[in-house]
RNA sequence: GGCCCCAUCGACUAGCGGCCUAGGUCGUAGCCCUCUCAAGGCUAAAACACGGGUUCGAACCCCGUUGGGGCCA
Numbered sequence: 001g002g003c004c005c006c007a008u009c010g011a012c013u014a015g016c017g018g019c020c021u022a023g024g025u026c027g028u029a030g031c032c033c034u035c036u037c038a039a040g041g042c043u044a045a046a047a048c049a050c051g052g053g054u055u056c057g058a059a060c061c062c063c064g065u066u067g068g069g070g071c072c073a
Base pairs, nucleotide, nucleotide: 001072002071003070004069005068006067007066010026011025012024013023018056028044029043030042031041032040049065050064051063052062053061
């Protein structure tokens, strides 16, 4: 330098153009329960890397950028 793959709550992940106001598990916070703690129950906060484009509609398709990984030279 060329090519390929990946990027979603704090962590791990679901998503296959319309059900998404983005779900789940763990974690965190509050409440309940308990003499107290743990366990258990309920509730809440928390994410689509960034910028464009396509489309009636984009986390999802296309282009670029950034970051990570791999192959070739």